This is a predicted structure of a 478-nucleotide part of an RNA (small-subunit ribosomal RNA, 3' major domain) from an uncultured organism.
The prediction has a mean pLDDT of 84.
Its Rfam family is "Bacterial small subunit ribosomal RNA". Gene Ontology terms of the family: ribosome and structural constituent of ribosome.
[in-house]
Context: one part of a larger RNA
RNA sequence: UGACGGGGGCCCGCACAAGCGGUGGAGCAUGUGGCCUAAUUCGAGGCAACGCGAAGAACCUUACCUGGGUUUGACAUAUGCAGGCCCGCCCGUGAAAUCGGGUUUUCCCUUCGGGGACCUGCAUACAGGUGCUGCAUGGCUGUCGUCAGCUCGUGCCGUGAGGUGUUCGGUUAAGUCCGGCAACGAGCGCAACCCGUAUCGUCAGUUGCCACCAGGUAAUGCUGGGCACUCUGGCGAGACUGCCCGUGUCAAGCGGGAGGAAGGAGCGGAUGACGUCAAGUCCGUAUGGCCCUUACACCCAGGGCUGCACACGUGCUACAAUGGGCGGUACAGUGAGACGCCACGUCGCGAGGCGGAGCAAAUCUCCAAAACCGCCCCCAGUUCGGAUCGGAGUCUGCAAUUCGACUUCGUGAAGUCGGAAUCGCUAGUAAAGGCGUAUCAGCAAUGGCGCCUUGAAUACGUUCCCGGGCCUUGUACA
Numbered sequence: 001u002g003a004c005g006g007g008g009g010c011c012c013g014c015a016c017a018a019g020c021g022g023u024g025g026a027g028c029a030u031g032u033g034g035c036c037u038a039a040u041u042c043g044a045g046g047c048a049a050c051g052c053g054a055a056g057a058a059c060c061u062u063a064c065c066u067g068g069g070u071u072u073g074a075c076a077u078a079u080g081c082a083g084g085c086c087c088g089c090c091c092g093u094g095a096a097a098u099c100g101g102g103u104u105u106u107c108c109c110u111u112c113g114g115g116g117a118c119c120u121g122c123a124u125a126c127a128g129g130u131g132c133u134g135c136a137u138g139g140c141u142g143u144c145g146u147c148a149g150c151u152c153g154u155g156c157c158g159u160g161a162g163g164u165g166u167u168c169g170g171u172u173a174a175g176u177c178c179g180g181c182a183a184c185g186a187g188c189g190c191a192a193c194c195c196g197u198a199u200c201g202u203c204a205g206u207u208g209c210c211a212c213c214a215g216g217u218a219a220u221g222c223u224g225g226g227c228a229c230u231c232u233g234g235c236g237a238g239a240c241u242g243c244c245c246g247u248g249u250c251a252a253g254c255g256g257g258a259g260g261a262a263g264g265a266g267c268g269g270a271u272g273a274c275g276u277c278a279a280g281u282c283c284g285u286a287u288g289g290c291c292c293u294u295a296c297a298c299c300c301a302g303g304g305c306u307g308c309a310c311a312c313g314u315g316c317u318a319c320a321a322u323g324g325g326c327g328g329u330a331c332a333g334u335g336a337g338a339c340g341c342c343a344c345g346u347c348g349c350g351a352g353g354c355g356g357a358g359c360a361a362a363u364c365u366c367c368a369a370a371a372c373c374g375c376c377c378c379c380a381g382u383u384c385g386g387a388u389c390g391g392a393g394u395c396u397g398c399a400a401u402u403c404g405a406c407u408u409c410g411u412g413a414a415g416u417c418g419g420a421a422u423c424g425c426u427a428g429u430a431a432a433g434g435c436g437u438a439u440c441a442g443c444a445a446u447g448g449c450g451c452c453u454u455g456a457a458u459a460c461g462u463u464c465c466c467g468g469g470c471c472u473u474g475u476a477c478a
Stems, first nucleotide, its partner, number of pairs: 001478002003475003007472007015462002019425005026317008034308002042053002064303007073126001077125008088103005107116003128292002131290003137286001139281003142277001144275001149188006155164003168179003194269004199237007208227002213224003240263001243257005319418001323377006335366003340359002344355004384415001389410007431454007
């Protein structure tokens, strides 16, 4: 000087408390361990691995296994020689990859010697490796932590390590600001500048409106007409403790009030200091070293990554009556769409099929559910719950046996609110309800990322648990 303390003081954070909803029990989905296996490819491992890399494992992917094959190679550059246009088609073989054979045809320039592009064969340099090392690395990322800290120049103090500044009194979300002070300044962080959202104005109207006029319909902004309103998106205004009262050191600020769509950082996002964990990644890519080179490279078929006594994590669905079923009937916003979205008609109980309009889309299409109004159920393993299994189907795709999703008929399991323990959340939040989308032929999505609809409860307080900041104290630790 740090680190640590079941030392002290001060102060924060859904840290506790106060509340609401969960997990831990059940079934299933998914990841992991373990076991099994020819293989069940590899990585990730307290927080910070475990719906993680994977924003899509039937083949492919694919790195694993078994078998069949190739050796200048699936891919790159270069040289020499030989042959041939390239390309394409047919036959045999085979699971395919491939191997063997046949056929067709002759490109461009030309000084007719040859040269060029491309392909094949031979030869040589080389290619190739998701092989090892993240403890050789770059880059990127997680984490403490959006925590308020981390430092420097000069000066001063100390023999020195170092200190001071950065401590102290107030204050703040903040090393934020004010005051004081052997310090005076400065940098990286904080804040602001950036994006979205909330109000208004203005400009602009192939969306919106009968607001106003006219036409028309069974009905509809459907049409003419019009940008008032809504909206869209460009510019601008607006919030600054600016005003008032109190308080405070005549300070910074704090409490209250007015006005305002909004206050005292309005709300949300992006933004992550010096560093820590030899944290993670050589399987994204790059890259040193090491290793393989008729194989640790490459091609193909099939299998595996989906295996199941079991254990854990994350989720979904429930256990019902603020519920289930049936009928009626409203109201969104993100977004996506041509190998596509598919209105409408029709067939089918349905998944879907067959026709078929419009739309490269504020123009067409995909588009709610809970809610609300009726009726039934009457507390029961039930009209709760839907696992499991059997039958019949639909769709995608070369192909659904291992191993797809969905529909329908039947079957109807566990489960009556969950031990010890444990998680999230402070407002348009939690909880509940649906919708969209990337990946994607299809889909194991209950996951991820977004969107809107309905919309709470509680916070006395900081003693305690966890994490953190500042000062101080002890130390045989560094």